RNA sequence: UGCUUAUCAAGAGAGGUGGAGGGACUGACCCUACGAAACCUCAGCAACCAGCAAUUUUAAUUGUAUGGUGCUAAGUUCAGUAGAAUACAUUCGUAUUCUUCAGAUGAGAC
Numbered sequence: 001u002g003c004u005u006a007u008c009a010a011g012a013g014a015g016g017u018g019g020a021g022g023g024a025c026u027g028a029c030c031c032u033a034c035g036a037a038a039c040c041u042c043a044g045c046a047a048c049c050a051g052c053a054a055u056u057u058u059a060a061u062u063g064u065a066u067g068g069u070g071c072u073a074a075g076u077u078c079a080g081u082a083g084a085a086u087a088c089a090u091u092c093g094u095a096u097u098c099u100u101c102a103g104a105u106g107a108g109a110c
Base pairs, nucleotide, nucleotide: 003108004107005106006105007104008103013042014041015040016039017038021031022030023029025080026079027078028077043072044071045070048068049067050066051064052063053062054061055060076102082099083098084097085096086095087094088093
């Protein structure tokens, strides 16, 4: 990097360096010199994996937050790839919901 799989409507920021971008991509719309990205320090959120403890149907559940990750604007900001259903309309469109595609993160095998 690719593959498989689970989750993605909640939650959580300050300082320093830096100096104009950022929100994956396209379109829209937002954030940003009242300081973007990136890096450093400390803090916090969460509970994916491991650990520890308890329960117990022995393989699961609950708790914890020690370790490994991750994250700390807006529903994955909204829509988008391909469809389905429902409602309205009869302009062949609009809206909603669901699946799928795409993306992000964890874990696993290779």
This is a predicted structure of a 110-nucleotide RNA (SAM riboswitch aptamer (S box leader)) from Sporosarcina jiandibaonis. Its mean pLDDT, the model's own confidence on a scale to 100, is 83. The organism belongs to Sporosarcina, within Bacteria. Its Rfam family is "SAM riboswitch aptamer (S box leader)". Rfam links the family to the GO term regulation of gene expression. It was read from a public genome assembly, where an Rfam model found it. The model forms 91% of the base pairs in the Rfam consensus.